[in-house]
RNA sequence: UAAAUUCUUCGGGGCGAGGCGAAAUUCCUCGGCCGGCGGUUAAAGCCCGCGAGCCGGCGAAAGCCGGCAGAACCGGUGGAAUCCCGGUGCCGACGGUAUAGCCCGGAUGGGAGAAGAAUUGA
Repeated sequence: UAAAUUCUUCGGGGCGAGGCGAAAUUCCUCGGCCGGCGGUUAAAGCCCGCGAGCCGGCGAAAGCCGGCAGAACCGGUGGAAUCCCGGUGCCGACGGUAUAGCCCGGAUGGGAGAAGAAUUGA
């Protein structure tokens, strides 16, 4: 030094106006806003994967396995960009409620991971 072990901290955001109506921040009209984590020769909500979510099986539990699960193109620059610039689009878990990416809730939760410390050390 590789690696291993232990511990600490951190670890997601965003709605107004009007209309109808008994009731809508959910419907309609108009106008806005938000975007976890790792990777990707260049910076990503929509390229690849992960997490969260739902279903099924095994299990005392922790957990493991399987399945489901969203969206982007064109042009420019450049050695290299579906990641930058310009343009025009698109997507968005579950429960509650008058139908929700933006309200309330599970959640002072969980987590992909990130930063640091200590011990040991071929």
Predicted 3D model of a 122-nucleotide RNA (FMN riboswitch aptamer (RFN element)) from a Candidatus Zixiibacteriota bacterium.
The sequence was found by an Rfam model in a public genome assembly.
Rfam family: FMN riboswitch aptamer (RFN element). From the family's description: The RFN element is a highly conserved domain that is found frequently in the 5'-untranslated regions of prokaryotic mRNAs that encode for flavin mononucleotide (FMN) biosynthesis and transport proteins.
The coordinates come from a structure-prediction model, not an experiment, and the mean pLDDT is 85.